Bacterial RNase P class A from Sorangiineae bacterium NIC37A_2, 369 nucleotides, folded computationally.
């Protein structure tokens, strides 16, 4: 200098004029007026998880169903976060994970290939016979082919040619032992040892799981008018069963005809599993302590528009400086542009996705000394 990896910060500022919403105080009361404060995000997006809150339900038990799935921690909780183990990818910094069980059972491994769960010989290699031919018999699974995968790998001994047939190492299995809370890792000994893969296939195992949702729910005002028919023993916030509660002149479901209402207030505000600063503990997520702060609440949906200056961004005439060098920094008339993703709607904790500028640390490569 170039390319990359990981974390962090910000998401314009000031002034003037006009406009919108809400709060406090005062005045007024028909609408209102004055003053002083406040008014959109890191993702507000997705609606994917977890909760707070509201309502239903004797809120209980079970079946089906769904979710998670290595170990240890954090948290109100989680499918989230932190640390670790193992595996995969990358030269690396790092990233990712579909991470329990294949000896409970069932199923699949197409095509190709001789053969894909108990095996196998297409080509080939070796030996023999002989009709000498491209034949026949026996041995073989080292070499080649097919395939995602061919029944351990590399090297040797040995053999007619080969083969764990034998040997060394690796791998696999078993045992003992050491380290670690654990997942797991190391060491040693024994054994020639081959019972493949897929569970993001069905399944088994462990743990967890009521439902519906602010259009939940509550209050007030106004207004009316219910009638007929059918069904069923039922109805009770996912399905089914048991239990429980309410009923059986009823509830409920459906059809036909007919009437009223769609208004106002509340829920509704960021007083919180809250934010910020300092400090202590911890590798960290996070937790303890002290102090300070209060920061939108619309209701078809407010938080805006214009002008000016500055910051920041890009291009560049010209100039100054640093360094041994490769190279770097600063000033800068002038020009361009106002530039990313993007708008709360009951409130929080996460994840995922979109995206501009700046800076820090680390990795690799090139060049210079």
């Nucleotide at each position: 200098c170039g390319a990359g990896a990981u974390g962090c910060a910000c998401a314009g500022a000031c002034g003037a004029u006009c406009g919108c919403c809400g709060g406090a105080u005062c005045c007024g009361u028909u609408u209102g007026g004055a003053u002083c404060g406040g008014g959109a995000g890191g993702a507000a997006a997705g609606u994917c998880c977890g909760g707070g809150c509201u309502c239903c339900a004797c809120a209980g038990g079970g079946u089906a169903g769904g979710a998670u799935g290595c170990c240890g921690g954090g948290u109100a909780a989680c499918g989230c976060c932190c640390g670790g183990u193992g595996a995969a990818g990358g030269u690396g910094a790092c990233u990712u994970c579909g991470a329990g069980g294949a000896c409970a059972g069932u199923g699949c491994c197409a095509c190709a290939g001789a053969a894909a769960g108990c095996a196998a010989a297409c080509c080939g290699c070796u030996g023999g016979c002989c009709u000498a031919g491209a034949g026949c018999c026996a041995g073989u699974a080292a070499g080649g082919g097919u395939g995602a995968a061919a029944g351990g790998g590399u090297g040797g001994u040995g053999u007619a040619a080969g083969a764990g047939a034998c040997c060394a190492c690796c791998g696999c299995g078993a045992g003992u032992u050491c380290g670690g809370u654990a997942a797991c890792g190391g060491a040693c000994u024994c054994g020639g040892c081959a019972c493949g893969g897929c569970a993001a296939a069905c399944c088994c195992c462990a743990u967890c799981c009521g439902g519906a949702g602010c259009a939940a729910g509550g209050c007030c005002a106004a207004g009316c008018a219910g009638a007929g028919g059918a069904g069923u023993c039922g109805g009770g916030u996912g399905a089914c069963c048991c239990g429980c509660c309410c009923a059986u002149c009823g509830c409920c479901u459906c059809c036909u005809c007919g009437g009223g209402u769609a208004g106002g207030c509340u829920g509704c505000u960021c007083a919180g599993a809250g934010a910020c600063u300092c400090u202590c503990g911890g590798u960290g997520a996070c937790g303890g302590g002290a102090g300070u702060c209060c920061u939108a609440g619309a209701g078809g949906a407010a938080u805006g528009a214009u002008c000016g200056u500055c910051a920041g961004g890009c291009c560049c005439a010209g100039g100054c400086g640093g360094g041994u060098g490769a190279c770097c920094g600063c000033c800068g008339a002038g020009g361009c542009a106002c530039c990313a993703c993007a708008g709360a709607a009951c409130c929080c904790g996460g994840c995922u996705u979109a995206c501009g500028u700046g800076g820090a640390u680390c990795u690799c490569g090139c060049u210079c000394c």
Taxonomically the source falls in Sorangiineae (Bacteria, Pseudomonadati, Myxococcia, Myxococcales). The sequence was found by an Rfam model in a public genome assembly. It matches the Rfam family "Bacterial RNase P class A". Gene Ontology terms of the family: dimeric ribonuclease P complex, ribonuclease P activity and tRNA processing. By type it is a ribozyme. Its mean pLDDT, the model's own confidence on a scale to 100, is 77.